[in-house]
About this RNA: A computed fold for a 101-nucleotide RNA from Albimonas pacifica, annotated as TPP riboswitch aptamer (THI element). Its Rfam family is "TPP riboswitch aptamer (THI element)". From the family's description: Vitamin B(1) in its active form thiamin pyrophosphate (TPP) is an essential coenzyme that is synthesised by coupling of pyrimidine and thiazole moieties in bacteria. Its family is annotated with thiamine pyrophosphate binding in the Gene Ontology.
RNA sequence: GACCAUCCGUUGGGGCGCCCCGUCCGGGGCUGAGAGGCGCGAGCCGACCCAUCGAACCUGAUCCGGGCAAUGCCGGCGUAGGGAACGGAGCACGACCCCGG
Numbered sequence: 001g002a003c004c005a006u007c008c009g010u011u012g013g014g015g016c017g018c019c020c021c022g023u024c025c026g027g028g029g030c031u032g033a034g035a036g037g038c039g040c041g042a043g044c045c046g047a048c049c050c051a052u053c054g055a056a057c058c059u060g061a062u063c064c065g066g067g068c069a070a071u072g073c074c075g076g077c078g079u080a081g082g083g084a085a086c087g088g089a090g091c092a093c094g095a096c097c098c099c100g101g
Base pairs, nucleotide, nucleotide: 006089007088008087009086010085011051012050013049014048017030018029019028020027021026036045037044038043057082058081059080063076064075065074066073
């Protein structure tokens, strides 16, 4: 000096499902990082996750297999097609260069 785990800032992207009781409000169960609040709604706010080294998330998909009280709940699909970035700090190991002994 380069790369870089990781962290920070700014900006941006994203989802919020299933079931039970209950007239509503509300309460409870499942998965999950996240299932929140306001609003008739559009939408806004919040938490959370993710940002090209990109399975956050969307499409395929009213898909296929398994399982469940039920649901993308799990697996496949998936080396598929899309998907939101810049700046700063920077550990260890290794390599290179310079200086000194």
Its mean pLDDT, the model's own confidence on a scale to 100, is 75.